[in-house]
This record gives sequence, C1' cells and structure tokens, in this order.
RNA sequence: AUGAAGAUUGCGGGAGAGUCAGAUGCGUUGAUGUCUGCACCGAAGGGGGAAAUCUCUCAGGUUUCGGACCGCAAUUGGACA
Repeated sequence: AUGAAGAUUGCGGGAGAGUCAGAUGCGUUGAUGUCUGCACCGAAGGGGGAAAUCUCUCAGGUUUCGGACCGCAAUUGGACA
C1' cells in the first nucleotide's frame, strides 16, 4: 500500500571570509585565467568525539563554479515515519 524511510535527477531558496601583494598569459583601457606568499572563512567532503549545525582546518573556499540544509516534481524503492 490512494505507497513510509532511503536513493537518483531536475527546478527554486541558500551563509561566512582579501580580487590583498607579487609574477605570468590574453588584452586598446579594463575585465578575466594560472602560480607563489600572507591573512581570513567554516554549511561540500574528511578527522576528533556517544553525537551535533560542536570542534580541527587536511582538502575546499574568500576571484561566486560549488555549497550543508529546506521545499516541489518525476523515477526508483517497498515499510516505516
């Protein structure tokens, strides 16, 4: 069971913290990409811990791709909430 939890996909919402300094590529100016250094953030993930939206900051991010979590729809799933 007129289909629970869960999973996948799509759509919508979604915080925090320097485009800071230097180098380099493209380039009319600018915008923008990459690398290095310092500073900072904590809501992908990861570690600690009984657990957490706590904490650490390895990865990641502050340059807006992503993003915990929430809602809706479809697919799956087949009994919990």
Model confidence (mean pLDDT): 77 of 100. A computed fold for an 81-nucleotide RNA from a Clostridia bacterium, annotated as Glycine riboswitch aptamer. Of the family's consensus pairs, 90% are formed in the model.